RNA sequence: UGCAAGUCGAACGGGAAGUUCAGGAGCUUGCUCUUGAACGGAGAGUGGCGCACGGGUGAGUAACGCGUGGGUAACGUGCCCUUUUGUGGGGGAUAACUCGGGGAAACCUGGGCUAAUACCGCAUAAGCCCCUAGAGAGCUCGCUCAAAAGGGGGAAAGCAGCUUCGGUUGCGCAGAAGGAUGGGCAUGCGUGACAUUAGCUAGUUGGUAAGGUAAUGGCUUACCAAGGCUACGAUGUCUAGGGGUUCUGAGAGGAUGGUCCCCCACACUGGUACUGAGACACGGACCAGACUCCUACGGGAGGCAGCAGUGAGGAAUAUUGGUCAAUGGGCGCAAGCCUGAACCAGCCAUCCCGCGUGUAGGAAGACUGCCCUAUGGGUUGUAAACCACUUUUAUAAAGGAAGAAACCCUCUUACGUGUAAGAGGCUGACUGUACUUUACGAAUAAGCACCGGCUAACUUCGUGCCAGCAGCCGCGGUAAUACGAGGGGUGCAAGCGUUAUCCGGAUUUAUUGGGUUUAAAGGGUCCGUAGGUGGGACUGUAAGUCAGUGGUGAAAUCUUUCGGCUCAACCGAAAAACUGCCAUUGAUACUGCAGUUCUUGAGUAUACUCGAGGUAGGCGGAAUGUGUCAUGUAGCGGUGAAAUGCAUAGAUAUGACACAGAACACCGAUAGCGAAGGCAGCUUACCAGAUUAUAACUGACACUGAGGGACGAAAGCGUGGGGAGCGAACAGGAUUAGAUACCCUGGUAGUCCACGCCGUAAACGAUGAUCACUAGACAUUGGCGAUAUACUGUAGGUGUCAAAGCGAAAGUAUUAAGUGAUCCACCUGGGGAGUACGCCGGCAACGGUGAAACUCAAAGGAAUUGACGGGGGCCCGCACAAGCGGUGGAGCAUGUGGUUUAAUUCGAUGAUACGCGAGGAACCUUACCAGGGCUUAAAUGCAGAACGACCGCUUGGGAAACCAGGCUUUCUUCGGACGGUUUGCAAGGUGCUGCAUGGUUGUCGUCAGCUCGUGCCGUGAGGUGUCGGGUUAAGUCCCAUAACGAGCGCAACCCUUGUCGUUAGUUGCCAGCAUUUAAUGCCGGGGACUCUAACGAAACUGCCCGUGCAAGCGGAGAGGAAGGUGGGGAUGACGUCAAAUCAUCACGGCCCUUACGUCCAGGGCUACACACGUGCUACAAUGGCGCAUACAAAGGGCAGCUACCUGGUGACAGGAUGCUAAUCUCUAAAGUGCGUCUCAGUUCGGAUCGAAGUCUGCAACUCGACUUCGUGAAGCUGGAAUCGCUAGUGAUCGCGCAUCAGCCAUGGCGCGGUGAAUAGGUUCCCGGGCCUUGUACACACCGCCCGUCAAGCCAUGGAAGCUGGGAGUGCCUGAAGUCGGUGACCGCAAG
Repeated sequence: UGCAAGUCGAACGGGAAGUUCAGGAGCUUGCUCUUGAACGGAGAGUGGCGCACGGGUGAGUAACGCGUGGGUAACGUGCCCUUUUGUGGGGGAUAACUCGGGGAAACCUGGGCUAAUACCGCAUAAGCCCCUAGAGAGCUCGCUCAAAAGGGGGAAAGCAGCUUCGGUUGCGCAGAAGGAUGGGCAUGCGUGACAUUAGCUAGUUGGUAAGGUAAUGGCUUACCAAGGCUACGAUGUCUAGGGGUUCUGAGAGGAUGGUCCCCCACACUGGUACUGAGACACGGACCAGACUCCUACGGGAGGCAGCAGUGAGGAAUAUUGGUCAAUGGGCGCAAGCCUGAACCAGCCAUCCCGCGUGUAGGAAGACUGCCCUAUGGGUUGUAAACCACUUUUAUAAAGGAAGAAACCCUCUUACGUGUAAGAGGCUGACUGUACUUUACGAAUAAGCACCGGCUAACUUCGUGCCAGCAGCCGCGGUAAUACGAGGGGUGCAAGCGUUAUCCGGAUUUAUUGGGUUUAAAGGGUCCGUAGGUGGGACUGUAAGUCAGUGGUGAAAUCUUUCGGCUCAACCGAAAAACUGCCAUUGAUACUGCAGUUCUUGAGUAUACUCGAGGUAGGCGGAAUGUGUCAUGUAGCGGUGAAAUGCAUAGAUAUGACACAGAACACCGAUAGCGAAGGCAGCUUACCAGAUUAUAACUGACACUGAGGGACGAAAGCGUGGGGAGCGAACAGGAUUAGAUACCCUGGUAGUCCACGCCGUAAACGAUGAUCACUAGACAUUGGCGAUAUACUGUAGGUGUCAAAGCGAAAGUAUUAAGUGAUCCACCUGGGGAGUACGCCGGCAACGGUGAAACUCAAAGGAAUUGACGGGGGCCCGCACAAGCGGUGGAGCAUGUGGUUUAAUUCGAUGAUACGCGAGGAACCUUACCAGGGCUUAAAUGCAGAACGACCGCUUGGGAAACCAGGCUUUCUUCGGACGGUUUGCAAGGUGCUGCAUGGUUGUCGUCAGCUCGUGCCGUGAGGUGUCGGGUUAAGUCCCAUAACGAGCGCAACCCUUGUCGUUAGUUGCCAGCAUUUAAUGCCGGGGACUCUAACGAAACUGCCCGUGCAAGCGGAGAGGAAGGUGGGGAUGACGUCAAAUCAUCACGGCCCUUACGUCCAGGGCUACACACGUGCUACAAUGGCGCAUACAAAGGGCAGCUACCUGGUGACAGGAUGCUAAUCUCUAAAGUGCGUCUCAGUUCGGAUCGAAGUCUGCAACUCGACUUCGUGAAGCUGGAAUCGCUAGUGAUCGCGCAUCAGCCAUGGCGCGGUGAAUAGGUUCCCGGGCCUUGUACACACCGCCCGUCAAGCCAUGGAAGCUGGGAGUGCCUGAAGUCGGUGACCGCAAG
């Protein structure tokens, strides 16, 4: 902005446009104007019906609103149907219209004319209404229904068709009765949350009377009474339209109320009535308010929660379409008109259903892509290409419905113009739609999510706790199936995912169907109200209960069976169902109710017994403190040690006397009593209880117990006493880093008494009360029965162990946590929090009741295995102790840190790095630095090509590597060989990751442990074995044993050493025999001895004594070379430390490729303020120096060890010989003897420096070792602290070897010589083993964990003030409207 409610001229007045006819005028002769008549019927008006339906929305409403069932004798009902009666005769107005007036408009208003199915009298009228009356009937017996007869009162409208003008038909109108439809009212039952809402109510509850209504009723008013509702939840607050249904669920339930149907409520907000059959009325009226619009500023207009549409809001929701063709509605006799109801179309994959995007063949398993163990394979994948076929769908063309039959018109038939039937005709928005046919050609048509587990589906690359993912668990820190991408796969499919919500799973609010010892949860205890539940028997009743029948439970929905659209969704029909409510007829077991009765539950009585049961009073002794007196003298007291304190003014100690208050030793307990809290000297009084016995009395009197009441430890509070000891607070002294604590010295409140509060505790058995049932054993307490503490029985109490059962387990088990019954209380993840607010109680302290926001993904129980403990028990180790010698101080060597540097290459870092990798850095090594070169490269292999060289020599440049040049120059059986050059393929990396790895190694630790099979125990983790008693170096062995065995470890087997024997006898040996020399096993011989090196023997607690069951242990035992593992070595369980090593080596991944590869020369790894580790040499007389002199073992040696000779002071050099080694050689020192030094920075000590040399090596400057001469530093035994060692050990003394040209070696690995001290113990430190215990630890105490705090963030609070919404009550003003009263004049009345 448009439309959504009008219609009727057959109720009425009136009559426009238009058409026809007749007349007139003008003329352009068929046009215009005009008059009359007829038809016609618009707009507006009176009147009737409709507008209360249909359509929308869910604000309000927790209500008789809705659902369901019955009631209305307390009531209406237009149009419709049936029956019956009537429709007569009058009157006065008023719109429209006309003439005026006002106003911008909306509209208002005056005069005049007029009609009706408009309005009003009159007549007539019944079974209608009113009055009188009360036969009779019913029952609850004073209430209800109510007949005949009599009196009074009230109606109406006409119009149309036909007509033979008499009527008749149709539609209307009026009275009465009935029906149907649709309503009103009251009512039983059902229908949210909160008790941190417990009291609410004045028309409130009832009565009488009146008013009002269609009708009952406090609906309203007057009067009277004081009631009514409420723990079965009143009142209040919050939320919400209700139902049929819908979703889910096995069901019970839970959630839900959109479309469709029923009901209700609402129509801008609030109020009000009018009209009407029906409204307090969505598209009517009035008033008030808010908002919007118009205005001439005076005043007016409006209500989309109708259909479209617009704005705003929002994550989000459509066209300002077509038609009344059908269905339905309103009006009309009808034609018809109206109908955003409805039917259709449009938009949206929003949902449901159906269909398609092809089908079959097709391996060179094509190309691409991706992956890999990569000359190849796998996968994409029969997928594609290709070949054959099909044509749904799309597109094009042609045809083309059903939905339609009525009304109406015409005709026919049946009596008769109407009615009924029949025939024909008329009517399609959707729509040229559905559908059919033809043509065409695989042609027109696939996406989304996911791929760590749950959960179907896996790989590569990128990234590197970043970027990101994530429903939960959780992924990502350089090999991510979890992020992103690619390939592949899986699922669904015109959809797929995400988000939100509901139910399920969740037995996680448990009626079905849970729990409460320790996980959340038993009230602190008892009494008792309401309530719930309740023993045996009989009778009645029939409320519950059960059964039959009837009514209802709308339709749709759901289910089943059929049917219709090609199927399905969808639609239709029938059946079933709607588990409910009402009525009625029966049944009577159980429960209830009423009555009668019983004794076993319960109580009473009588008789004993028992006890720290309670209350009040009296009495007692010990101890403590104080006071007085006395004795007595210097300390007492206290502690881990002290001090404060007390004490010469006489303490402590001791004695005597006196006083005070509190508590009651022994008995005493595993005991007793009490409802719980609790109760303890003795005694008296009062009170209460329990048990037992008797079975006398009552006769179910019982159990539990929401609210309620009483009691209720300690502390605390009030008033008044009391106050010895103890003792919060407080003071002082200690301890300590501090010590507002633990310890000590004091000490107030309090503790005690009386009275009154408080009302809580781990008030615990962490276990509510009562009843019944369910193996036992032992102990104890008070009774009974017997005479009796033998014993046995019985009923009560208190305990321990244990069967079945139960329990998550621990455990419990007749004193249940077992099996059942009744009642009460309580729980529903952790924190926030037993907090806040509110209320109640209290003098206060505080108690009771008791949340939420927010936050976490756990919190918790029981048990298991470890680990740990300033827990316990047992045991071991140079662990401590007892000893010996060192380190830490000095100088030097060496390694490390740090610093420096071009580089000072890298690694190792508590023990378990630091003389470690390195068993040997001048170059090399070498990995580092600066510089100069090379790029298939330094090496090797294969293949190809060309060449005859290459090598070598040489020249130049250069530090060299290398570069440039020159000279020289093969063999051959002619196949080729050889050599370099060049090309290609394979390189190389001491670059990163030891937290990707193999291998190797350290350490716990040579500690005695670590496991398995079968069996057994446990729901399980797991245990047992492996524990226990002994014993051992040992999980070694023995005994015992639900364990029996076994494995890896221990031990033994192996090597070496110690004794003996046998065999063998060279290079070793030499007793005896013999020979020889200056001397010597040098020689002949010998195997006796030593020795060598092979095989044996030997030691086993075997013997004895003691002890023990045994294993074993003790004995200076015997014997023996050796005695209890003879000494030493090798040997290292399961595992731990993400221990070490990518730089020995190997290897995954990553990285570099004219360099992070490789070659060269030089430098560096050797730096030097400093710090640390490991060593060497010393500081001296147990010594230094000089001379003389004795004795090893184990190793090495030909580019080597070298005898011997010569030279040199010497390192060494020059000669020379032996030895490839039991043959030759390297080869001892401490020791011993003699001498000297005489306590000092020295004849100690040797650093440092100077000079001169030797040797190795291409080369000793940076940067070698050694020699000689000279120089002669620190240092006089080392702080705190710390290391090694238990016997051939420590200490001390030399010797050798590997590496190696040489050597920074004082290091490492070996060898022998001399050769001690101490421990006969386990308190402590460290480490370890076994058993046990606690645990909130499991990355395992280097654990876990509490509180405060910067900054930021999340949520919340306070705050001067400012401001909004809702509700209650009181008062003031008071619109429209309704009701009532009054009202001049005209009219019978309406007016």